[in-house]
Context: one part of a larger RNA
RNA sequence: CUGGGCGUAAAGCGUGCGUAGGCGGCCUGAUAAGUUGAAUGUGAAAGCCCCGGGCUCAACCUGGGAAUUGCAUUCAAAACUGGUCAUCUAGAGUAUGGGAGAGGGAAGUGGAAUUUCCGGUGUAGCGGUGAAAUGCGUAGAUAUCGGAAGGAACACCAGUGGCGAAGGCGACUCUCUGGACCACAACUGACGCUGAGGCGCGAAAGCGUGGGGAGCAAACAGGAUUAGAUACCCUGGUAGUCCACGCCCUAAACGAUGAGAACUAGCCGUUGGGGGUAUCAGCGACUCAGUGCUGAAGCUAACGCGAUAAGUUCUCCGCCUGGGGAGUACGGCCGCAAGGCUAAAACUC
Numbered sequence: 001c002u003g004g005g006c007g008u009a010a011a012g013c014g015u016g017c018g019u020a021g022g023c024g025g026c027c028u029g030a031u032a033a034g035u036u037g038a039a040u041g042u043g044a045a046a047g048c049c050c051c052g053g054g055c056u057c058a059a060c061c062u063g064g065g066a067a068u069u070g071c072a073u074u075c076a077a078a079a080c081u082g083g084u085c086a087u088c089u090a091g092a093g094u095a096u097g098g099g100a101g102a103g104g105g106a107a108g109u110g111g112a113a114u115u116u117c118c119g120g121u122g123u124a125g126c127g128g129u130g131a132a133a134u135g136c137g138u139a140g141a142u143a144u145c146g147g148a149a150g151g152a153a154c155a156c157c158a159g160u161g162g163c164g165a166a167g168g169c170g171a172c173u174c175u176c177u178g179g180a181c182c183a184c185a186a187c188u189g190a191c192g193c194u195g196a197g198g199c200g201c202g203a204a205a206g207c208g209u210g211g212g213g214a215g216c217a218a219a220c221a222g223g224a225u226u227a228g229a230u231a232c233c234c235u236g237g238u239a240g241u242c243c244a245c246g247c248c249c250u251a252a253a254c255g256a257u258g259a260g261a262a263c264u265a266g267c268c269g270u271u272g273g274g275g276g277u278a279u280c281a282g283c284g285a286c287u288c289a290g291u292g293c294u295g296a297a298g299c300u301a302a303c304g305c306g307a308u309a310a311g312u313u314c315u316c317c318g319c320c321u322g323g324g325g326a327g328u329a330c331g332g333c334c335g336c337a338a339g340g341c342u343a344a345a346a347c348u349c
Stems, first nucleotide, its partner, number of pairs: 003321004007303002012317001014201004021194003025088001029084001031082001033081002035077008049065006091191001092188003096183003103177003107173003110154001115149007125136002162169002206247006215241002220236004258316006266294001268292007276283001298305002322349003331342004
């Protein structure tokens, strides 16, 4: 000496469940696999190292020792790790009692608005833009009133508010259903953490079959702009957007920050609960769980992070190792396809 790292420099799997494995709370007895000590055997010779001796010295030769950090057997120790017996309740879970929530699935219902259609009033424009034109309109539009149809989305409430593992979830009612939180301390008694493979979920776009189609709108057409304008602007407009079922499996899937546990100053908000109340329908303070701001110590290349850590530690997994070539080729696996996953090298700077 026996790597260093992963918020932004390369690097946390999109996210869960979980197999193997790794790691694992308190106490008791016995055990002795790991561990520690001792003894014995062995660890060839030569060489290296130490102390001597011989060639006039040295190289060289030669005697003795040490070393050979190992292995085996026997004996001993029992703190720690392991296996074992018995126990405990602080981890984890269950029960009971509560309240919160756009958590998920299904069915039904509602109002505003856009569009279209029908009818009434009404007349020459409407629409659109920087300005226009395409477009619509005397076959009566736009505007306005009444009615009807249909699809999609749910204004206000709305909040660095809530819920969910993530993606994500927002009108109302009913129904089925998951999770979290608080109080109490009755029960189980370490049942735990992580998780290679594996399995599930996974925005949008896209694909298949069948529906649906109001608005919006890739492609496409036309009008403008311009030197050109395969754009930005305007008028139209098809896939698609919506529903059912089945695929796809990607993302700036972001907190660009894996999961779990413990410890380490404060201050100010806010959501859900609890107990508490000086004395109230109000709250100064306390506490648990979440969500924010600021900030001590500390950390950081700096920015910043700072009990929701990027601080101080432990356990387990994933990943990185100069730029380009390249997340590509080839091969394999998956997919209907689009493509996805895994993943190089030559060459070059």
About this RNA
Predicted 3D model of a 349-nucleotide part of an RNA (small-subunit ribosomal RNA, central domain) from an uncultured prokaryote. Model confidence (mean pLDDT): 88 of 100. The full RNA is in RNAcentral, with records from ENA.